Context: one part of a larger RNA
RNA sequence: CUGGGCGUAAAGCGUGCGUAGGCGGCUAGUUUAAGUCAUGCUGUGAAAGCCCUGGGCUCAACCUGGGAAUUGCAGUUGAUACUGGAUAGCUAGAGUGCGGUAGAGGGAUACGGAAUUCCGCGUGUAGCAGUGAAAUGCGUAGAUAUCAGAAGGAACACCGUGGCGAAGGCGGCAUCCUGGGCCAACACUGACACUGAGGCACGAAAGCGUGGGGAGCAAACAGGAUUAGAUACCCUGGUAGUCCACGCCCUAAACGAUGCGAACUGGAUGUUGGGUCUUCCGCACCCAGUAACCGAAGCUAACGCGUGAAGUUCGCCGCCUGGGAGUACGGCCGCAAGACUGAAACUC
Numbered sequence: 001c002u003g004g005g006c007g008u009a010a011a012g013c014g015u016g017c018g019u020a021g022g023c024g025g026c027u028a029g030u031u032u033a034a035g036u037c038a039u040g041c042u043g044u045g046a047a048a049g050c051c052c053u054g055g056g057c058u059c060a061a062c063c064u065g066g067g068a069a070u071u072g073c074a075g076u077u078g079a080u081a082c083u084g085g086a087u088a089g090c091u092a093g094a095g096u097g098c099g100g101u102a103g104a105g106g107g108a109u110a111c112g113g114a115a116u117u118c119c120g121c122g123u124g125u126a127g128c129a130g131u132g133a134a135a136u137g138c139g140u141a142g143a144u145a146u147c148a149g150a151a152g153g154a155a156c157a158c159c160g161u162g163g164c165g166a167a168g169g170c171g172g173c174a175u176c177c178u179g180g181g182c183c184a185a186c187a188c189u190g191a192c193a194c195u196g197a198g199g200c201a202c203g204a205a206a207g208c209g210u211g212g213g214g215a216g217c218a219a220a221c222a223g224g225a226u227u228a229g230a231u232a233c234c235c236u237g238g239u240a241g242u243c244c245a246c247g248c249c250c251u252a253a254a255c256g257a258u259g260c261g262a263a264c265u266g267g268a269u270g271u272u273g274g275g276u277c278u279u280c281c282g283c284a285c286c287c288a289g290u291a292a293c294c295g296a297a298g299c300u301a302a303c304g305c306g307u308g309a310a311g312u313u314c315g316c317c318g319c320c321u322g323g324g325a326g327u328a329c330g331g332c333c334g335c336a337a338g339a340c341u342g343a344a345a346c347u348c
Base pairs, nucleotide, nucleotide: 004320005319006318007303008302012317014202015201016200017199021195022194025090026089027088029087030086031085032084034083035082036079037078038077040076041075042074043073044072051067052066053065054064055063056062093192094189095188096187097186099183100182101181105178106177107176108175109174111172112156117151119149122146123145127138128137163170164169207248208247209246210245211244212243216242217241221237222236223235224234259316260315261314262313263312264311267294269291270290271289272288273287274286275285276284298305299304322347323346330341331340333338
């Protein structure tokens, strides 16, 4: 190299865009002849050895003659189905336009009500809070409760087996800016496609820098309990943080633990969006999504998957091969924390 794999055993990059590369629709088109093919030719493919067939030592080993082989390379002649190149077309892939349509898709700016907390006033009096039980804590300097008021921050009940997004993720309401999807009929472009090493971008939470903000919650911390101890679980407090702006960090059980695209292969039940039919509704049907974890065939070690496959195939990428170890060293990135890349000895 060939080979076997990647839902759960080791193994799908967190996600997208895209460069190189790989791979690529139709015409019994035209052309070329690089790949490919010739049971064509020429040269070369040292000798020895191996193999076949002769000969020489009395045989053999051994030595020796000839042949074959050397599956290759180069040149040359030809073939033209397929692949490639050039060229001419096509419309089934892909895209664009026109018309609709659903949506927590993204960004910005305003506004809203419920609740918690705090503040000042009124009413009112001895408890409140908390737990398995308590205590710390709060309260006669008037708390808890209750009424109206005011302040401020954060989050948005109704919310789904639903929707949108590439993923992370997205939820009050209004306006503005903006991305993508789906459906239907027609028109247009004419293979423009697929994948994607590097690269670039996005990327929960925590964390970091500067400046704001700070209601609730709450690492650290303090106290009270529990306990043999209790650096915990429970309770009372409480600072970073959680929020905003800008700039970093770049990780995750970033999960469907399932890469992307395409084709093909029985069904059943619901649901979301659009359409066809129908006077309307309903039924039925078509397209796109989603769910049940329902199931033929098939697959799977089993569990399970089963037209959104883990079935049957093709194209491209990534990755796997005991522990040591995601460690050491080096490099690169980062303000740091650390991230990425990533061994070996040894051992089994």

Model confidence (mean pLDDT): 83 of 100. This is a predicted structure of a 348-nucleotide part of an RNA (small-subunit ribosomal RNA, central domain) from a wastewater metagenome.